[in-house]
RNA sequence: GAGGUCGAUGUAGCGCCGGGACUCGCCCCGAGGCGGCGAGUUGACGAGGUGGGGGCUUAUCGAACGAUUCGGCGGGUGGCCCCCCGGCUGGCACGGUCGUCACGGACGGAGCAAACUGCGGGCGUGAGCCCGCAACAAAGGACGUCCGGCGUGCAAUG
Numbered sequence: 001g002a003g004g005u006c007g008a009u010g011u012a013g014c015g016c017c018g019g020g021a022c023u024c025g026c027c028c029c030g031a032g033g034c035g036g037c038g039a040g041u042u043g044a045c046g047a048g049g050u051g052g053g054g055g056c057u058u059a060u061c062g063a064a065c066g067a068u069u070c071g072g073c074g075g076g077u078g079g080c081c082c083c084c085c086g087g088c089u090g091g092c093a094c095g096g097u098c099g100u101c102a103c104g105g106a107c108g109g110a111g112c113a114a115a116c117u118g119c120g121g122g123c124g125u126g127a128g129c130c131c132g133c134a135a136c137a138a139a140g141g142a143c144g145u146c147c148g149g150c151g152u153g154c155a156a157u158g
Stems, first nucleotide, its partner, number of pairs: 014074004019070001020042008028033001045062003051084007085099004091154004103148006117134007
């Protein structure tokens, strides 16, 4: 460099759906349709979040709407407990605390979203879906100040 095989194709606020809602076609019809059949659409908007294993648990934060983001199933990086590994600590044990950016708390706090919507465009008979541009969060958090914690024992070395 070429070929073959296997796997993945970006999935963890994630995936799915037999209810519901909605659309289209056909049928029925007393013309009104909460009607029947079939095929479809929709069914949570992002931010943040994972040392390994087990158990329990309706698993953080706000945005939109003012309500189908109704209802349900599965999964899951949340929380708590246990074990292991690891940091804080030149070594080891126990304890404490945390999770590789590896102490906690209080106060202040920069920067940071998508949907909805508007405009433009594409696909579909349609419900509706997709793309581009534009606005705005909270938790957390860079950073700053303050408070608390950073232990005990043993061994060895200086």
Predicted 3D model of a 158-nucleotide RNA (glmS glucosamine-6-phosphate activated ribozyme aptamer) from an uncultured Thermomicrobiales bacterium.
Rfam family: glmS glucosamine-6-phosphate activated ribozyme aptamer. Rfam classes the family as a riboswitch.
The sequence was found by an Rfam model in a public genome assembly.
The prediction has a mean pLDDT of 79.